[in-house]
RNA sequence: UCGUGCUAGACGGGGAACUAGCGGUGCCCUGUACCCGCAACCCGCUAUAGCGGGGUUGAAUUCCCUUUCGAGGAUCGGCGGUCAGCGGGACUGUCGGUGCAGCCGGUGUUGAGGGUUGGGUCCUGUGCGGCGGGGGCCUGCGAACCGGGUCAGGACCGGAAGGUAGCAGCCCUAAGUAGUCACCCUCGGGCGCCACGGGGCAGCCUGGCCCGAGCCGGCGGCUCUCGGCAAGCCGAGUGACGAGGUUCGACAAAGGGUGCACGA
Numbered sequence: 001u002c003g004u005g006c007u008a009g010a011c012g013g014g015g016a017a018c019u020a021g022c023g024g025u026g027c028c029c030u031g032u033a034c035c036c037g038c039a040a041c042c043c044g045c046u047a048u049a050g051c052g053g054g055g056u057u058g059a060a061u062u063c064c065c066u067u068u069c070g071a072g073g074a075u076c077g078g079c080g081g082u083c084a085g086c087g088g089g090a091c092u093g094u095c096g097g098u099g100c101a102g103c104c105g106g107u108g109u110u111g112a113g114g115g116u117u118g119g120g121u122c123c124u125g126u127g128c129g130g131c132g133g134g135g136g137c138c139u140g141c142g143a144a145c146c147g148g149g150u151c152a153g154g155a156c157c158g159g160a161a162g163g164u165a166g167c168a169g170c171c172c173u174a175a176g177u178a179g180u181c182a183c184c185c186u187c188g189g190g191c192g193c194c195a196c197g198g199g200g201c202a203g204c205c206u207g208g209c210c211c212g213a214g215c216c217g218g219c220g221g222c223u224c225u226c227g228g229c230a231a232g233c234c235g236a237g238u239g240a241c242g243a244g245g246u247u248c249g250a251c252a253a254a255g256g257g258u259g260c261a262c263g264a
Base pairs, nucleotide, nucleotide: 001264002263003262004261005260006259009057010056011055012030013029014028015027020046021045022044023043024042034054035053036052037051038050063257064256065255066254067253068252072248073247074246075245076244079242080241082240083239084238086235087234088233091232092231093229094228095227096226097224099222100221102219103218104217105216106215107214113211114210115209116208117207118206119205120204121203122199123198124197125196126195127194128192129191131188132187133186134185135184136183138179139178140177141176147172148171149170150169155164156163157162
């Protein structure tokens, strides 16, 4: 150096979480990487830290170590601006209000504006009227017998005189029913150009009296210890995002290392 047979090793790794700690199942990243059983109310272990069973490969493209790169994860009373949310109203703005002066228009001695007094509008009570309901009064109808009067005929009692009850008919009436509305009584209200009383009177309308020249509107400007809004603005700090620091780090790249036996 070559060949044959073995062995260590390898056949995925990592992050966060869980855990005293480690590994696994589950989540995420990487990217292709033997199989079966177990496991979040967890499972298996103990610093050589998944366990049990089977299989392939095997000293190198494949195993081991170091360095670099770096997907991704975790973390920071830290940094940045933006977005969303929260709060504020000092300032700008905007809407409104007060006041001032200006311009324009209207109105006013046929009385502006103000004061005072009365009435109305508002609430309430009573009376009157009206409307409606009920009752009375009046009229008509209204009882086979069990309402009234008169009761033909007939019936009953009686020797007779006479008496008694009484159907039909006729007349009347009760309950009721229909009408009439003139009058009377009573009750009621989404009624009233009505009358009277009480209350109220902020605002509006209106009469009388007094004072006697202003009053109202529009436009833009200025002013204010005035009111509202929150677009700009201000404030706080949370969430998201970005940059950075720290930490772990897959994949990948480079360098280095790696056993035993036999034969030639």
A computed fold for a 264-nucleotide RNA from a Chloroflexota bacterium, annotated as Bacterial large signal recognition particle RNA. It is recorded under the gene name ffs. The coordinates come from a structure-prediction model, not an experiment, and the mean pLDDT is 75. Rfam family: Bacterial large signal recognition particle RNA. By type it is a non-coding RNA gene. The source organism's lineage runs through Bacteria, Bacillati and Chloroflexota. The model forms 89% of the base pairs in the Rfam consensus.